[in-house]
RNA sequence: CAAGUGAGCCGGGCAAUCGCUGGUUUGUGCACUUGUGCACUUACUGGAGGAAAGUCCGAACUCCAAAGGGCAGAGCGCUGGGUAACUCCCAGGUGUCGUGAGGCAACGGAAAGUGCCACAGAAAAUAAACCGCCUAAGCUCCUUUUGGGGCCGGCAAGGGUGAAAAGGCAGUGUAAGAGACUACCGCGCGGGCUGGUGACAAUCCGCGGCAUGGUAAACCCCGCUUGGAGAAAGACAAAAUAGGGAAGUGUUUUUUCCUAGGAAAAACAGAGCGGCCCGUUCUGAGCUUCCGGGUAUGUUGCUUGAGGCGCUCAGUAAUGAGCGUCCCAGAUGAAUGAUUGUCCAAGACAGAAUUCGGCUUACAGGCUAACUUGCUUC
RNA sequence: GCGGGAAUAGCUCAGUGGUAGAGCCCCACCUUGCCAAGGUGGUUGUCGCGGGUUCAAGUCCCGUUUCCCGCUCCA
Numbered sequence: 001c002a003a004g005u006g007a008g009c010c011g012g013g014c015a016a017u018c019g020c021u022g023g024u025u026u027g028u029g030c031a032c033u034u035g036u037g038c039a040c041u042u043a044c045u046g047g048a049g050g051a052a053a054g055u056c057c058g059a060a061c062u063c064c065a066a067a068g069g070g071c072a073g074a075g076c077g078c079u080g081g082g083u084a085a086c087u088c089c090c091a092g093g094u095g096u097c098g099u100g101a102g103g104c105a106a107c108g109g110a111a112a113g114u115g116c117c118a119c120a121g122a123a124a125a126u127a128a129a130c131c132g133c134c135u136a137a138g139c140u141c142c143u144u145u146u147g148g149g150g151c152c153g154g155c156a157a158g159g160g161u162g163a164a165a166a167g168g169c170a171g172u173g174u175a176a177g178a179g180a181c182u183a184c185c186g187c188g189c190g191g192g193c194u195g196g197u198g199a200c201a202a203u204c205c206g207c208g209g210c211a212u213g214g215u216a217a218a219c220c221c222c223g224c225u226u227g228g229a230g231a232a233a234g235a236c237a238a239a240a241u242a243g244g245g246a247a248g249u250g251u252u253u254u255u256u257c258c259u260a261g262g263a264a265a266a267a268c269a270g271a272g273c274g275g276c277c278c279g280u281u282c283u284g285a286g287c288u289u290c291c292g293g294g295u296a297u298g299u300u301g302c303u304u305g306a307g308g309c310g311c312u313c314a315g316u317a318a319u320g321a322g323c324g325u326c327c328c329a330g331a332u333g334a335a336u337g338a339u340u341g342u343c344c345a346a347g348a349c350a351g352a353a354u355u356c357g358g359c360u361u362a363c364a365g366g367c368u369a370a371c372u373u374g375c376u377u378c
Numbered sequence: 379g380c381g382g383g384a385a386u387a388g389c390u391c392a393g394u395g396g397u398a399g400a401g402c403c404c405c406a407c408c409u410u411g412c413c414a415a416g417g418u419g420g421u422u423g424u425c426g427c428g429g430g431u432u433c434a435a436g437u438c439c440c441g442u443u444u445c446c447c448g449c450u451c452c453a
Base pairs, nucleotide, nucleotide: 001374002373003372004371005370007368008367009366010365012343013342014341015340016339017338018337020047021046022045023044024043027040028039029038030037031036032035049349053360054359056358057357058356059355060354061230062229063228064227068278069277070276071275073226074225075224076223077222078092079091080090081089082088093107094105095104096103097102108221109220113219114218115215116214117213130159131158132155133154134153138151139150140149141148142147167185168184170182171181172180186210187208188207189206190205191204192203194201195200234300235299236298237297244291245290246289247288248287249286252267253266254265255264256263257262258261268284269283270282271281272280293452294451296450307326308325309324310323311322312321313320314319344347379449380448381447382446383445384444385443388402389401390400391399396433404420405419406418407417408416426442427441428440429439430438
C1' cells in the first nucleotide's frame, strides 16, 4: 500500500420564530362538599430508538381458587460459568469450512423397537449373481492324452447402477476368490495411567476381523423444563336500559330428622377447570350460543426501575461488588412538529403505548483501537 | 396493543418427503349456413420470498413479506 477478519461507538449540528404535549408555578373566572376540581392564562422546565419493529424466547406484574397430583401436548439437549430467568450471554471441548485472522453447528440415542430409502440397479439391509471370474470335488458327453463341453455348483476381487453397495493397502492362501488368515494403517468396545472442575485430550494394554448402511428439522427412547390468559390483564367510581327475544341443555333421586315446610347426608347434574383424568370448592336454578338494546366517561394500573452515568476492586470474559451522582416521554383520536438562516462528511432504517432482559430482521454514512494474508522499501 | 390463521394454474380448491393435480376459464380441431351447447386434443406453475435438514422439500425446521379473522364495558 492492497485485500480481508471480528469487536466497540455515533447515527446530522447550531440559532431564531411559531405550534403540540407532560409536570411545577402566577393570576382570573366558575362550581360546591371551603380547599379542592374545572376552564383560560403567566413563567420555568421534560419530550422516541439502536432497533421504539417482528412479537420469536425469558421474566416482572395482574386475574383465573392458593394453581395441587398424574397423563397428553409443547420446548430444549457437548462441558463449565453468568443471570431474577432464558432456547440468551461468556469461556472452553469436539466436528467442519477458510492460507490465515476467524466463521458455522437443532452438537443425547440408529447396538430398545417401528417406519422410510422413489428411479436406476443382480441386490437397498438377517444382502445379492446382470456382465464377469473358476471348473478343485461329484455326475455326464466327446476325444481317449494332457484336453474340451454340459449339469450340479463355487466366488463378492473386477465392470456396471445409484445419494448410498458393507474398511484401506501389501502378502499368504485358493480351482477362482474372499478379514478366510497375517503385518501395518483406520474404526469400534473395555481397562489403566497422566493433564483438566468438566466436556475431552495424550499415551499404554487388551479384545473385536469390522455383516454395527443412512434417516430422529420420521414416529420414538432417555434426560431436563413447562398450568392458562394477557394492560382491550385487573381495581374503584359513574352513566344508561327493553334485566327483552330465539335456540340448545337443564331445573333430579334416595335416606334421616323435626314440624309439614324446611334442615342435614349421600348420589346425580352444572359451574369454577381455558386439552383430559383425579382431587377440591360452590350451586340445585341456572348455564351456553345467537339476535336485539344501552353506555362509550373519570380515577388508578402508568412509570424510581433486575434504572442511567462515572470511578475503584474481583474475574480471561460474560458479569458481580462497593462508593459517588442524576431523575431522563407517559399520550388515550393519541404530543414529540413546521418554517427560515447557517455549517459539514449532505443525513439511512424507521417512530413509544404496562415494564424489563435477550434474540431476529431493516439500516446512507462516519469514528476508534486491534488482528490476519499478500506485495514493496529500510 | 394482544391473540390466531392463510398463501399451490387466470379463478375456486386437492395434494402420505419420491415425475405437481381436479373443476371452471383459455386455445386448436370436429359438429352447424352462423352462433351457443356438445365432442376430441392441448397450454397452463419461480408451489409468496430467502436460507437450512435430507440422496431428494409444495410437504419438515428457521427467518421474512402480504392478506384475513377474533378480542373493551353494562344487562